[in-house]
Molecule: c-di-GMP-I-GGC riboswitch aptamer
Organism: Pseudomonadota bacterium
RNA sequence: CUGCACAAGGGCAAACCCGUCGAAAGGCGGGGACGCAAAGCCACCGGUCUACGGCGAAAGCUACGACAGCGGGGUUGCCAGAG
Numbered sequence: 001c002u003g004c005a006c007a008a009g010g011g012c013a014a015a016c017c018c019g020u021c022g023a024a025a026g027g028c029g030g031g032g033a034c035g036c037a038a039a040g041c042c043a044c045c046g047g048u049c050u051a052c053g054g055c056g057a058a059a060g061c062u063a064c065g066a067c068a069g070c071g072g073g074g075u076u077g078c079c080a081g082a083g
Stems, first nucleotide, its partner, number of pairs: 001083002004081001011036002016031006034069001040075003044072003047067003053062003
């Protein structure tokens, strides 16, 4: 430097439940563990979700909102073996 196996110490925490914030998607806190070696961090690209507001007669459309545990990218990084 690569990030490829096993082990140990530890780390995170899906669904679901409770509280709380939010129009919602969803966030945060507590419980809980399906999983995760970046499931640490960043909405830059694609994707997905939502639609208060805006447009519309309505159906509906729309991101500036959200998802980093959808993929890519960027960035930081623990232990140990191997090369």